Overview:
A computed fold for a 73-nucleotide RNA from Dorea sp., annotated as transfer RNA. Lineage of the source: Bacteria > Bacillati > Clostridia > Lachnospirales > Dorea. Model confidence (mean pLDDT): 81 of 100.

[in-house]
RNA sequence: GGACCUAUAGCACAACGGUCAGUGCAUCCGGCUCAUAACCGGACGGUUCUGGGUUCGAAUCCCAGUGGGUCCA
Numbered sequence: 001g002g003a004c005c006u007a008u009a010g011c012a013c014a015a016c017g018g019u020c021a022g023u024g025c026a027u028c029c030g031g032c033u034c035a036u037a038a039c040c041g042g043a044c045g046g047u048u049c050u051g052g053g054u055u056c057g058a059a060u061c062c063c064a065g066u067g068g069g070u071c072c073a
Stems, first nucleotide, its partner, number of pairs: 001072007010025004018056001027043005049065005
């Protein structure tokens, strides 16, 4: 220098172009227990990396950029 992959909650990840972007873990509250863990119920938590574009409608498609990863040179 070039190609490809990737970026979504504190962490790990889901999510046909269309209802309110969900699940697990973590955190907090409660139940259970003599008590703790486990287990059960609930709550909290998002500028979907940034900026544009397409569309009635974009996390999703297109373009550019930025970070990370792999490969080639």